[in-house]
Context: one part of a larger RNA
RNA sequence: CGUAGGAAGUUUGAAGGGUCUAGUCCCUAGUACGAGAGGACCGGGAUUAACGAGGCACUGGUAUAUCGGUUGUCGCGCCAGCGGCAUGGCCGGGUAGCUACCCUCGGAAGAGAUAAACGCUGAAAGCAUCUAAGCGUGAAGCUCGCCCUAAGAUGAGACUUCCCAUUCGCAAGAAGUAAGUGCCCUCCUAAGCGAGGAGGUUGAUAGGUUAGAUCUGUAAGCGCUGCGAGGCGUUCAGGAGACUAAUACUAAUAGCACGAGG
Numbered sequence: 001c002g003u004a005g006g007a008a009g010u011u012u013g014a015a016g017g018g019u020c021u022a023g024u025c026c027c028u029a030g031u032a033c034g035a036g037a038g039g040a041c042c043g044g045g046a047u048u049a050a051c052g053a054g055g056c057a058c059u060g061g062u063a064u065a066u067c068g069g070u071u072g073u074c075g076c077g078c079c080a081g082c083g084g085c086a087u088g089g090c091c092g093g094g095u096a097g098c099u100a101c102c103c104u105c106g107g108a109a110g111a112g113a114u115a116a117a118c119g120c121u122g123a124a125a126g127c128a129u130c131u132a133a134g135c136g137u138g139a140a141g142c143u144c145g146c147c148c149u150a151a152g153a154u155g156a157g158a159c160u161u162c163c164c165a166u167u168c169g170c171a172a173g174a175a176g177u178a179a180g181u182g183c184c185c186u187c188c189u190a191a192g193c194g195a196g197g198a199g200g201u202u203g204a205u206a207g208g209u210u211a212g213a214u215c216u217g218u219a220a221g222c223g224c225u226g227c228g229a230g231g232c233g234u235u236c237a238g239g240a241g242a243c244u245a246a247u248a249c250u251a252a253u254a255g256c257a258c259g260a261g262g
Stems, first nucleotide, its partner, number of pairs: 001152001005163007015149004021049007033038001051106005059100004066093005071086006110144003117137004164262001166175003180258004184200005205251003208247005214240003221234005
């Protein structure tokens, strides 16, 4: 820009893409078969690998704004207590998130038409013949089925709901509006930017605060005790990024633009 008014939402599916794999064990059955050794078809069940899709409840990993321990050194006048630097200094843990070695699921079933092949009926050719007319069975393959995209499918589809017929102009067109959309702002399950999604005071969108979860592991100060390193008590304390909720304290104010006349 188009889809013969303008919007919001829900869809149909032409067409395109994806998937399509194997092993082992058990039952049938030590049956059929076979002198024996051995050992099935058909059918049913279980499980595994690789691959693929999704996920983070579990098991782990990571976790450079988390907690603790600790070495050297410098600083805060000193002690105590802290901070900087040294690979996050090193070490021990670890929430959210992300993640695999972790977890879940998938290949199918089923339908149709077939290939090779196997048949029925059956002449030409009194027989025979699956074929010449006709009718079946039959593949991991084909068309569907399953998953994804999809009406720019210009062949531009369908349905539901909302807005209506203003003003100027001879007309072309323009203006102000409607439903609605955007700008702007707070953000994240989204994210390269757009886009998508949650919100904007009729508000829990983010921050803060409070409470909780979870992590760390018993803070500082003071007291008691020991010559001392230290220990004990107060104290399962103190601290804490992302998690959950509550709460308008802070910030989403105010506003502006676009947008039909068929």